[in-house]
Context: one part of a larger RNA
RNA sequence: GCCUACGAGUUGCCUCACGCCGGCGAGGCUAAGCCAUUCAGUGGCGGAGCCGCAGCGAGAGCGAGUCUGAACAGGGCGUUCAGUCGGCGUGAGCAGACGCGAAACCUAGUGAUCUACCCUUGUCCAGGGUGAAGGGGCCGUAACAGGCUCUGGAGGCCCGAACCAGUUUCCGUUGAAAAGGGCUUGGAUGAGGCGAGGGUAGGAGUGAAAGGCCAAUCAAACUGGGAGAUAGCUCGUACUCCCCGAAAUGUCUUUAGGGACAGCCUCGUCAGUUUCCCGCGUGAGGUAGAGCUACCGAUUGGAAGCGAGGGCUUCGCCGCCUAUCAAUUCCAGACGAACUCCGAAUGCGCGCGGUGAUCUAUGACGGGAGUGAGUCGUCGGGUGCUAAUAUCCGGCGGCGAGAGGGUAAGAGCCCAGACCUCCGGCCAAGGCCCCCAAGAACGGUCUAAGUUGAGACAGAACGAAGUGGCACCGCAGAGACAGCCAGGAUGUUAGCUUGGAAGCAGCUAUUCAUUCAAAGAGUGCGUAACAGCUCACUGGUCGAGCGGAGCCGCGUGGAUGAUGAUCGGGCAUCAAGACCGUCGCCGAAGCCGAGGACGACGCGCCUUAGCGCGCGCCGUGGUAGGGGAGCAUUCCGGUCGGCGCCGAAGGCGCGGCGCGAGCCGUGCUGGAGCGUCCGGAAAAGAAAAUGUAGGC
Numbered sequence: 001g002c003c004u005a006c007g008a009g010u011u012g013c014c015u016c017a018c019g020c021c022g023g024c025g026a027g028g029c030u031a032a033g034c035c036a037u038u039c040a041g042u043g044g045c046g047g048a049g050c051c052g053c054a055g056c057g058a059g060a061g062c063g064a065g066u067c068u069g070a071a072c073a074g075g076g077c078g079u080u081c082a083g084u085c086g087g088c089g090u091g092a093g094c095a096g097a098c099g100c101g102a103a104a105c106c107u108a109g110u111g112a113u114c115u116a117c118c119c120u121u122g123u124c125c126a127g128g129g130u131g132a133a134g135g136g137g138c139c140g141u142a143a144c145a146g147g148c149u150c151u152g153g154a155g156g157c158c159c160g161a162a163c164c165a166g167u168u169u170c171c172g173u174u175g176a177a178a179a180g181g182g183c184u185u186g187g188a189u190g191a192g193g194c195g196a197g198g199g200u201a202g203g204a205g206u207g208a209a210a211g212g213c214c215a216a217u218c219a220a221a222c223u224g225g226g227a228g229a230u231a232g233c234u235c236g237u238a239c240u241c242c243c244c245g246a247a248a249u250g251u252c253u254u255u256a257g258g259g260a261c262a263g264c265c266u267c268g269u270c271a272g273u274u275u276c277c278c279g280c281g282u283g284a285g286g287u288a289g290a291g292c293u294a295c296c297g298a299u300u301g302g303a304a305g306c307g308a309g310g311g312c313u314u315c316g317c318c319g320c321c322u323a324u325c326a327a328u329u330c331c332a333g334a335c336g337a338a339c340u341c342c343g344a345a346u347g348c349g350c351g352c353g354g355u356g357a358u359c360u361a362u363g364a365c366g367g368g369a370g371u372g373a374g375u376c377g378u379c380g381g382g383u384g385c386u387a388a389u390a391u392c393c394g395g396c397g398g399c400g401a402g403a404g405g406g407u408a409a410g411a412g413c414c415c416a417g418a419c420c421u422c423c424g425g426c427c428a429a430g431g432c433c434c435c436c437a438a439g440a441a442c443g444g445u446c447u448a449a450g451u452u453g454a455g456a457c458a459g460a461a462c463g464a465a466g467u468g469g470c471a472c473c474g475c476a477g478a479g480a481c482a483g484c485c486a487g488g489a490u491g492u493u494a495g496c497u498u499g500g501a502a503g504c505a506g507c508u509a510u511u512c513a514u515u516c517a518a519a520g521a522g523u524g525c526g527u528a529a530c531a532g533c534u535c536a537c538u539g540g541u542c543g544a545g546c547g548g549a550g551c552c553g554c555g556u557g558g559a560u561g562a563u564g565a566u567c568g569g570g571c572a573u574c575a576a577g578a579c580c581g582u583c584g585c586c587g588a589a590g591c592c593g594a595g596g597a598c599g600a601c602g603c604g605c606c607u608u609a610g611c612g613c614g615c616g617c618c619g620u621g622g623u624a625g626g627g628g629a630g631c632a633u634u635c636c637g638g639u640c641g642g643c644g645c646c647g648a649a650g651g652c653g654c655g656g657c658g659c660g661a662g663c664c665g666u667g668c669u670g671g672a673g674c675g676u677c678c679g680g681a682a683a684a685g686a687a688a689a690u691g692u693a694g695g696c
Stems, first nucleotide, its partner, number of pairs: 001696006009237001011095003015092010027051003033045005055062002065077004098236002101233001105226006116200009125190001127159003130155001134151006163187003169182003202218001205213002239630006249262005263371002265368007275357002277354007289342001290340002296336002300332005307325002309322004374399010404415003419596004424592003430586003433570003439583001441582006452572002462557002466554005472548004483541005489514003494508003520535001524533002597620003601616005631685001633682006640675001642674002650669008
């Protein structure tokens, strides 16, 4: 892992509520007990007691009333509506209460054959080295001291086996081993190692102390018991079909992943034009916008300017001036969620109308829930950075619980809501060169960047004689623009400044005037300053357009990312790109057509009611969840005077029936039991629980 078996809403309670069925009914029922009996049973007796038949009040109490109250007031609760017993169903309560699961707590015991420490008694430690004290001898001293030498054999001394340990590293890691093996390493006469016997026990022991060890278990051992502890947590929870179908919100919560009540779903009963939409009428409101000499607050410029600062003056008070600040007023301009003289559109409430919609969608009461982690898109906002698959609200849509088509792929985007069948048709979004269904469609323009090939699946400020379009200004056959040839002068080196300043360092200037076809008191280069080159301007040559500024379209630079590139790919350039227009076609579970199934409603037929049949019309995505109808298994009562060795159940096939769970027939196998129908009762359905056991 697979197979097989087992495996989870049960049972009790004269507890409560609601619904259905039944008995009796102003009543209903017995309980214990007793009697009888054909004795797990049944029949009878038993009225104690319970519920109902009257309520109100704290109560005394009164009573169709009563309480409050001074009240014969008002008001509250009653008076009009049948209950009760049993069965079944669904919920609730109390019990382990759908199943499995703790970490733990308590109690009684069992453990020191592992290990920690202690007690008693034993035993073990190759060999080598060092050479303390003490001692002898000799020397030495006045005597000591001291020296040399020999002896001696001390030490938590040294080296190193056994033994004990466990330093580093490699291997091992479903191991040879639930701690080992190899190399290496530490101690090795000691606080040494080991044996045997004994002692200390669970909030206790023991600990050269690591929360270590106390039998492969230790921040409180192990075993039994309380015990099915508790688990607002996780997981799992078993057949079918049909109808409806949520929520992830509000308030409160030692509350925040749990609840209670409300909201939203479902079922039953009842009630109405109750619901929705549209129109008309009417009402509340302070948002968008706007405005502010309409307030509050903030605010720019100007004018006036209280007051202040500064200056002048003065002994002082006055006074005068002011390139500073500035109350306030005026003029002009503009701002505000917590400003408003104003003020929509929508939305909301109410009324009326409608041949509108639906065919009750609405409301009330009662039974049963689930939900109370939401999420994305878009619109209106707050927070944030006008950041976030961010966060918090409101409106709408989707996903959630929604399949199908599109988007290369992709819950939330676009299209569209899947009852079943069809080798029928039409469309939506989106597409039509090939992959790939349908146009290398048609008409026009643009783009040359493979820009692009839908989208920030990127591209900005800014830059540029890219290119197309539109409108404007100016020059031009009296010859423009560009090129080429020639001129470009004089007063004058303008004046000032300066060492110099001559068109060209700088400053000044109504920068003037003359000659001219034209020529600046000079556009740039240049010189120390001049010179020189050049420009403006003019003539000639040439011969047809030229120059400027603006707006728009498409393109271009700006443009940088980490494994190999790419529009989904191939590829595509009068396009298979972009824009404008046109006609076709493809394209979904949408719509239509045909057949069928089921449900609601209406009508008709039949019918005691019901059931059933037919027609019409509408509906049939679905998680949590509510409701309905069924299938199968085991057993029981009845039933078929059922089936069976002439072959039961079970098994393996085949055929048929049913929407399905399933059922029937038949062949083989098997070898002794089994079924139909009507009811009843459950140890009543397995794929999941790191489920349990066995097998492979």
Molecule: large-subunit ribosomal RNA, domain II
Organism: Candidatus Cryptobacteroides sp.